[in-house]
Context: one part of a larger RNA
Molecule: large-subunit ribosomal RNA, domain IV
Organism: marine metagenome
RNA sequence: CUCGGGUGAAGGAACUAGGCAAAUUGGUACCGUAACUUCGGGAGAAGGUACGCCCCCGUUGGUGAUGAGACUUGCUCUCUAAGCUGGUGGGGGUUGCAGUGACCAGGUGGCUGCGACUGUUUACUAAAAACACAGCACUCUGCAAACACGUAAGUGGAAGUAUAGGGUGUGACGCCUGCCCGGUGCCGGAAGGUUAAUUGAUCUGGUUAGUCCUCGGACGAAGCUAGUGAUCGAAGCCCCGGUAAACGGCGGCCGUAACUAUAACGGUCCUAAGGUAGCGAAAUUCCUUGUCGGGUAAGUUCCGACCUGCACGAAUGGCGUAACGAUGGCCACACUGUCUCCACUUGGGGCUCA
Numbered sequence: 001c002u003c004g005g006g007u008g009a010a011g012g013a014a015c016u017a018g019g020c021a022a023a024u025u026g027g028u029a030c031c032g033u034a035a036c037u038u039c040g041g042g043a044g045a046a047g048g049u050a051c052g053c054c055c056c057c058g059u060u061g062g063u064g065a066u067g068a069g070a071c072u073u074g075c076u077c078u079c080u081a082a083g084c085u086g087g088u089g090g091g092g093g094u095u096g097c098a099g100u101g102a103c104c105a106g107g108u109g110g111c112u113g114c115g116a117c118u119g120u121u122u123a124c125u126a127a128a129a130a131c132a133c134a135g136c137a138c139u140c141u142g143c144a145a146a147c148a149c150g151u152a153a154g155u156g157g158a159a160g161u162a163u164a165g166g167g168u169g170u171g172a173c174g175c176c177u178g179c180c181c182g183g184u185g186c187c188g189g190a191a192g193g194u195u196a197a198u199u200g201a202u203c204u205g206g207u208u209a210g211u212c213c214u215c216g217g218a219c220g221a222a223g224c225u226a227g228u229g230a231u232c233g234a235a236g237c238c239c240c241g242g243u244a245a246a247c248g249g250c251g252g253c254c255g256u257a258a259c260u261a262u263a264a265c266g267g268u269c270c271u272a273a274g275g276u277a278g279c280g281a282a283a284u285u286c287c288u289u290g291u292c293g294g295g296u297a298a299g300u301u302c303c304g305a306c307c308u309g310c311a312c313g314a315a316u317g318g319c320g321u322a323a324c325g326a327u328g329g330c331c332a333c334a335c336u337g338u339c340u341c342c343a344c345u346u347g348g349g350g351c352u353c354a
Base pairs, nucleotide, nucleotide: 001349002348003347004346005345006344007343008342010340011339014338019335027051028050029049030048031047036041038172052094053093054092055091056090057089058088059087060086061085062084063083067079068078069077070076071074095099107333108332109331110330111329112328113327114325115324119131120130135170136169137168138167139166140165141164147156148155149154173320174319175318176317178250179249180248183247184246185243186242187241188240189239192238193237194236203227204226205225206224207223210219211218212217251269252268253267254266255265278312279309290306291305292304293303294302
């Protein structure tokens, strides 16, 4: 020096990103115990007192010797109750610095975010506010179910049957969940438009028996062949409605009150509709260390308000919430070598020498 352990004057978080680490607390009995609360909790809340050993007395549980009595004479029953032993109450005494004497063995309280909770997770850097969850809602499915696996046979669903099963979202509980169907999706509708395979009307070209000819050529039926594509023709799409706990969306400018300021009020433009309740510098606030209040001598964090919400907002849920959490932030008490500021000590290693 390094690793592990111990002690420490005065101070006591001044350390530090952060009380990380360490220290404190710790058992049993009794007393006592707040806000809040879903009345179960919170709670071991908090905060106190007692605790060893010896003697005496009481009370009570277990076992039950001995003695006595009864008769139905028995491995019987009833009464008595010593001894041993466990619990508990009272009194007296005694000892140490110290009596849960060692080991073992909660630190506590206050405010707040998030998630209701127990649970699950990145085997080997993340345990969480992430996942799950009970509850809630929407939607599909009538059974050879929907859905999933498989080319199929078949299987799961289910030896179940809508109080069942699948999918999706939300996430206990309490109070609630506003407006928009224009776009996208889904559901319903079938009048009209468009539309495939199919059908193959019509027309055109090629070929040539034949006919005509000025002998150069021209025309050209049937058939065959190459095209053209009238007509027939479903779903879908267009179209008409519905639907947001479907995907999603939820404005701008100007003026106005008898101080000023502000605007209950009015005007205008645009939209499918212009953000309701609640919350709000928030896990969301850029400007920002916003402003005010609280806490500190001093507070970019914290708590309570305000609202100017860059860019909250209602099951991509909103706002609360007792209990819970190896969860995040802040504060206090106790406690301490975390620190002021280090010292001593003990063990292992290293180092030096042999």